[in-house]
RNA sequence: ACAAUCAAAUAAAACUUAGCCUAUAUAAUGUCUUAAUCUGGUUGACAGUUUCUACCCAACGCCGUAAAUGUUGGACUAUAGGAAAACUAACUCUUAUG
Numbered sequence: 001a002c003a004a005u006c007a008a009a010u011a012a013a014a015c016u017u018a019g020c021c022u023a024u025a026u027a028a029u030g031u032c033u034u035a036a037u038c039u040g041g042u043u044g045a046c047a048g049u050u051u052c053u054a055c056c057c058a059a060c061g062c063c064g065u066a067a068a069u070g071u072u073g074g075a076c077u078a079u080a081g082g083a084a085a086a087c088u089a090a091c092u093c094u095u096a097u098g
Base pairs, nucleotide, nucleotide: 009097010096011095012094014092016090017089018088019087020082021081022080023079024078025077026054029047030046031045032044040063041062048055056074057073058072059071060070061069
């Protein structure tokens, strides 16, 4: 000097996945049951989806003491598709340094 092998680490590129958007499901809903009463408006089960999970939160109303809650706004989850495939994160492999 070259070649081979091996290890932490760094950098780059590529693959895959996720983040974004759209669509479908489901109406973040309904039925029965149960509890309270303007300082209240609850509990449980079932249904709903070619579908796992979830089925609540906040605000504003409304109900003059009765049995009934309303409106608006905000997600997660499952599946499929999309792009300037740009950026971010993770994983695997490769290359270079070492």
The prediction has a mean pLDDT of 76. Predicted 3D model of a 98-nucleotide RNA (Purine riboswitch aptamer) from Pediococcus pentosaceus. The organism belongs to Pediococcus, within Bacteria. The model forms 100% of the base pairs in the Rfam consensus. The RNAcentral record of the sequence draws on Ribocentre. Its Rfam family is "Purine riboswitch aptamer". Rfam describes the family as follows. Riboswitches are metabolite binding domains within certain messenger RNAs that serve as precision sensors for their corresponding targets. Allosteric rearrangement of mRNA structure is mediated by ligand binding, and this results in modulation of gene expression. A class of riboswitches that selectively recognises guanine and becomes saturated at concentrations as low as 5 nM. In Bacillus subtilis, this mRNA motif is located on at least five separate transcriptional units that together encode 17 genes that are mostly involved in purine transport and purine nucleotide biosynthesis. It has also been shown that some members of this family are specific for adenine instead. Hence this family are termed purine riboswitches. On this family, see Mandal et al., Cell 2003: "Riboswitches Control Fundamental Biochemical Pathways in Bacillus subtilis and Other Bacteria". The family has 133 seed sequences and 4,097 matches in Rfam 15.1. Its family is annotated with purine nucleobase biosynthetic process in the Gene Ontology.